[in-house]
This record gives sequence, structure tokens and C1' cells, in this order.
RNA sequence: AAAAGAUUGUAGGGGUGCUAACCCGUUGCGGCAGUGUUAAAACCGCGGCGGGGAUGCUGAGAUCAAACCCUUGGAACCUGAAACGGGUAAUGCCGGCGUAGGAAACAGGAUUUUAACGCUU
Repeated sequence: AAAAGAUUGUAGGGGUGCUAACCCGUUGCGGCAGUGUUAAAACCGCGGCGGGGAUGCUGAGAUCAAACCCUUGGAACCUGAAACGGGUAAUGCCGGCGUAGGAAACAGGAUUUUAACGCUU
């Protein structure tokens, strides 16, 4: 002299799912169901749909935080996407997508590396 740069201060940006047991509602089927005929209500069982639901799953973080992550050298996060491939009890769970399009900063600087010059041995 150059490069990288943690903590910190102030300011700003962002995300917050999935299902098991179980509970509630609704609905289909069967039973209860016997008689001269036609039926029910309530209840029970099995299944579908919707809502709730972790002590389980992944992750830094699942509105359990005043926490976590990110701030242009930007994959924090959003769009694409109710998308694609794989996998799972299930889900952005994993992978690509992605040299895609967007997206929020200043100060300070421990420390580390490199080069030149000077001094000493």
C1' cells in the first nucleotide's frame, strides 16, 4: 500500500409449513329392523370431505419468536409455481429451475493474506 473481513452500532428487508393418534362437523353405505304393507328417529360400524391437531418431520428460523436470517460481491425472500423429476406418514423434504425476472445500507474495524521499501542479524 492492496485485498478479504468477524463482533458491534444505527437503519432497513423477509419467512412462519407438513402430517399421526385423537376431537368436531358433514356426507355415502351397512346394521339395528320385526309385522299384512310402507317407513323412520336415535344409536353403532366402515369409508369420503372439511376444520382443529403435536410430544413427530425438515430447517438458522414453522408468528413456541422480540428470536432467526438477509442487506447490492444480494439464493434472506418473492415471481415462475396449484409447475417439473425423485422421495415421504405428509410437506419446497431433496434436486434442478437459476449466468431467469425482481429484492433491502451506512459507519466502523478485531483479525488474516500478499507486495514493495527501510532497519537489524